SAM riboswitch aptamer (S box leader) from Triticum urartu, 117 nucleotides, folded computationally. RNAcentral holds the sequence, with entries from Ribocentre. Taxonomically the source falls in Triticum (Eukaryota, Viridiplantae, Streptophyta, Petrosaviidae). The model forms 97% of the base pairs in the Rfam consensus.
């Protein structure tokens, strides 16, 4: 590198070097940046996985040892589904329409851990 499996709308600072740019990609938006962005370094914190000590008819509490994380939901939206919206129906439904909008659920792609290869 790859593949599996799991979480993710909480949560968490500052100081140096450094000097224009980040917020995965393709597209569109919208935001953050010289009142210093990207990276690097030191210290802090935070607690998702590991890993530990307690409990465990309970699926928790603590630690912070390896990872990671410390702006905005994985900043948002796109791919597929239903529901609202329209017309009829006392309702239940049942036409219409998938063009727009606005909720909700799955997926795809990214992250992050673990194990495998």
């Nucleotide at each position: 590198u790859g593949c599996u499996u799991a979480u993710a709308g909480a949560g968490a600072a500052a100081g140096g070097c450094a000097g224009a740019g980040g917020g995965a990609a393709u597209a569109g938006a919208c935001c953050c940046g010289u009142u210093g962005a990207a990276g690097c370094c030191u210290u802090g914190g935070c607690a998702a996985c590991c890993u530990g000590u307690c409990a465990c008819u309970u699926g928790g509490a603590c630690a912070a040892g390896g990872u990671g994380c410390u702006a905005c939901a994985u900043u948002c939206u796109a791919c597929u589904c239903u529901u609202a919206c329209c017309c009829u129906u006392u309702a239940c439904g049942g036409g219409a329409g998938c063009a727009a909008u606005a909720a909700g659920a799955g997926a795809a792609a990214g992250a992050u851990a673990a194990g495998c290869u």